This is a predicted structure of a 487-nucleotide part of an RNA (small-subunit ribosomal RNA, 5' domain) from Ignavibacteriae bacterium HGW-Ignavibacteriae-1.
Context: one part of a larger RNA
Order: sequence, then C1' cells, then structure tokens
RNA sequence: GGACGAACGCUGGCGGCGUGCCUAACACAUGCAAGUCAAGGGGUAGCAAUACCACUGGCGGACGGGUGAGUAACGCGUGGGUAAUCUGCCCUUAUCCCCGGAAUAACGCUGAGAAAUCGGUGCUAAAAACGGAUGAGGCCGCAAGGUCAAAGGAAACGGAUAGGGAUGAGCCCGCGUCUGAUUAGCUAGUUGGUAAGGUAAUGGCUUACCAAGGCUACGAUCAGUAGCUGGUCUGAGAGGACGAUCAGCCACACUGGAACUGAGACACGGUCCAGACUCCUACGGGAGGCAGCAGUGAGGAAUUUUGCACAAUGGGGGAAACCCUGAUGCAGCGACGCCGUGUGUGGGACGAAGGGGCUUUGCCUCGUAAACCACUGUCAGAUGGGAAAAAAAGUUCGCUUUGCGGACCGGGAUUGUACCAUCAGAGGAAGGACCGGCUAACUACGUGCCAGCAGCCGCGGUAAUACGUAGGGUCCAAGCGUUGUCC
Repeated sequence: GGACGAACGCUGGCGGCGUGCCUAACACAUGCAAGUCAAGGGGUAGCAAUACCACUGGCGGACGGGUGAGUAACGCGUGGGUAAUCUGCCCUUAUCCCCGGAAUAACGCUGAGAAAUCGGUGCUAAAAACGGAUGAGGCCGCAAGGUCAAAGGAAACGGAUAGGGAUGAGCCCGCGUCUGAUUAGCUAGUUGGUAAGGUAAUGGCUUACCAAGGCUACGAUCAGUAGCUGGUCUGAGAGGACGAUCAGCCACACUGGAACUGAGACACGGUCCAGACUCCUACGGGAGGCAGCAGUGAGGAAUUUUGCACAAUGGGGGAAACCCUGAUGCAGCGACGCCGUGUGUGGGACGAAGGGGCUUUGCCUCGUAAACCACUGUCAGAUGGGAAAAAAAGUUCGCUUUGCGGACCGGGAUUGUACCAUCAGAGGAAGGACCGGCUAACUACGUGCCAGCAGCCGCGGUAAUACGUAGGGUCCAAGCGUUGUCC
C1' cells in the first nucleotide's frame, strides 16, 4: 500500500447492486417450510347433475433448503477402469395384457383409555394382495428341458417382459492433498490363498480351513489441526495466506445404534431401540427434536423481518383446470462493502462586523468567505401521468394435427414502483483524523517529568510547532479514524 462476512469511536443526504451468527453442531415458545391425484376403488349428501372429508390405492416425501460437528480419508481434485454393477420417471424397438377365487380399511354395532391411541364383531371394492394359464423375450443348461409376467379403463390413459439410449449413481486404480521424530516401530481378519455366504456388483465385506505374512526413515503408528475443490486476497511474477457469499463434491440432522419401505435412504420435518434434556398426565401412561424460513433466550466485540407473492423461473402431483412450494421472486432492517450522486453556480472589496495573531496611532489573517446582486433546479418535497418484466391457461377459427398458426379473452407480489412531466424554492443535506521527524500541514494561551501523548524515534522538570484548548492549516470525504487478521 492492498484486502475484510469485520468490530469499536465520532459523524451521517439520496440511490443502485451486493452482503449480513465468523462465537454455543447451545437450548428453543409460536406460525409456516411436502404434498397431490375424485380420469384406480368403495363411500357420504342429493331424484339427478354435482359437491365433499377421511379411508384404500398411486406418484412424490432420497429433490429442493440448512450446517461444517466428524473426516488427513479414494473424503476431495485430476486422469482412467468397470467383461465386477444398478438406474423410477423420460425417449426408442419388439411382444403380450387370458381365466379365477379369497380378504380388508373406510362404514355399521360395540368395548378400553384422561389422552396418545388400541381392540371385538358384521358388511364391501379396486389399477391393493393372491392362485392358474400363455411364453415373443430373458435367465440356467452342451442339449433335452426347466424357470420368470401382467391391470385394468367407455375413452383419454395405463400395465407386463425383454433389448437399446439418455440421465443419475455404486465400486476400483495412478498421481496430488497440513504440522510434529521431544511420536520408531505398527498390525491378528492382521497379509495372502482355498471354499462358502453376502451384495446390484469386485473384494477379509463376513465365516471356516491353510500359510505367515503386510506396513515403515521415500516417515508406518501415534498425536494435533482441518470438510475438499472451482476459486478469493495479495504479489511484477514465483509464491504466500484463506476456502464467507456463488458453483461442484462429501459428511451430518438432539447423542449412539439398527434396519424397514423403495429404482434410489440405512432417510433433517419416516420407523424401532437405548441415552440425556424438555413438556402433558386423571400417575396408569404419553409427546417432542429449527445445523429449513422468520422469531426467542443464551454466548459474544458482533450479524436482520415472527413481512408479501406464487406474477416470473424451477420443483412435486394431476389428462387438465389447478393445488402445494419460507426453493424462488420481491419488499423490510444495517454506511457492512462497492459504485454513482448531491449538499449549489456566476458576480461581488467597504477587503464589513466578529474571532485569532503581532513588530499594536496600526498591520496581518480567516477572506470572495459573508452580506448583496443575478441564476440553476440534480436529490429530497408536492401534483399528475405511468411501464417492461407475460408467456401460458381458456374460448374460437384454420392447418401440413404428439402439434403449429391467427383472433378474442386473460394475466404482476414487486407497484402506482422505475421512468416522464409540472410546481415551488438555495431552501432540507459535512464531517472525521492529523499538523516534532518518518509524513502533507504552525502559532497563541494553559500546564510545569504533573496532567497527559506515543506506530517507531521519543515529547512534558516555566517561553512545549510533540500534553490540553483556541485560531489557522493539511489530508480524505458520507464518511473518517482506531483495533484485529492476511499478503
């Protein structure tokens, strides 16, 4: 000198764009953050059209959002491998969708309980579950042969099997990835083999048996620290430091453990067990998990609103209309940062008054500064006009008909915002630090090694340009300084 997710002191006009718990992965009141489908099914109300909650069923809840505790590791980065693998929805190719019986929720009746909730009994359906058939195709097999399906619906749509694609993921490997030797030895599923089990899949992943190996001074093991990267800051570069925001990957979801479902989880707002904590209770028993968005307490030098909207973009469901979406888009707060802009412009000497200084009948300085004259009208204020961001959907017409084109209609949270015009009037808008040298900027008074200053050198003991005040000056400017950290 530059930089900052900064903080503190003094000060503070406006706007745009960013950004905002770095500390206690501390505890959390309250609300919201994941639903949707009635064109799968039975049902309730109704004459019907139709409407509707829960239930059964489907898809989604593995995405999106948060945090950085753990992790020195194939975790990440980079380059490869997978003939050792899987992949819902989507695209594509081929073939198929036949027959049948039995339940159960909702519901009715009824019981237990304070509640959470849990029974008994009776009825009913399905694209729920199950049995049989078929076998293009897949798998096993040298072959013979064996084995594996389905779900319907009036239709739109949908189901099954197999192959390919796309996307996403799993696993493996080379290389790279902090500090300490005042950590020198470490290891028993340990290292390898055989067999089996397990997995989508390789493998000591697991088990039995056999062998005795494996790692290490090119730093094993142990200890400490730490999410990694694209990048960010600095620097001429080499390098050094860092890893907020944004993007990719990983890990975690009160703490520890476990599996279930599923294409995908060992699952933040799912289940079970244990633990700590909090809450309810009729004392028998129950409920909970903000490292989602707001918000509260605590901690701290320190970090925001319990806001608006699904209009746009994107996501889930749906045939669609549409519904949901604290993702997202916006608004609010904070000079926290960067950028822009204003606080006026021209003239004006009686060099006014006043302050300060001095070589004191006066002179110098603040100083064209003010007054005064003439203008301008940014921002803020008032009035009026007023967007873009919007395409869809719907209705209708036409066509070369998974759709395309035209017309009408419709549609904005932000927002009566941006922007534009008009009005009035210099009015509402400047401070902070410093002035001994480094380092741009000096005098007076007060103080008297006191009070104090100070980044270093050092100032202060009676004329202090170094302390305090004032006048003047210098440098920056809606900021200026101080502190901390990095280069």

The prediction has a mean pLDDT of 83.